[in-house]
RNA sequence: GGGUGAUUAGCUCAGUUGGUAGAGCGCUCGUCUUAUACACGAGUGGUCCCUGGUUCGAGUCCAGGAUCACCCA
Numbered sequence: 001g002g003g004u005g006a007u008u009a010g011c012u013c014a015g016u017u018g019g020u021a022g023a024g025c026g027c028u029c030g031u032c033u034u035a036u037a038c039a040c041g042a043g044u045g046g047u048c049c050c051u052g053g054u055u056c057g058a059g060u061c062c063a064g065g066a067u068c069a070c071c072c073a
Stems, first nucleotide, its partner, number of pairs: 001072007010025004019056001026044006049065005
């Protein structure tokens, strides 16, 4: 220098043909226990990496940029 993939909750990751953003873990509270843990119940959580474009509507499509990983040279 060229190419491919990834970026979504505190962490690990889903998200279908563009139509109200989700799970597990975590955290908080409650039940249980002498107490803690476990278990069970309830709750808690987001500038979907950034900027712009298309669209009635974008996490999703398009353009540019950023960071990380890998491949080629």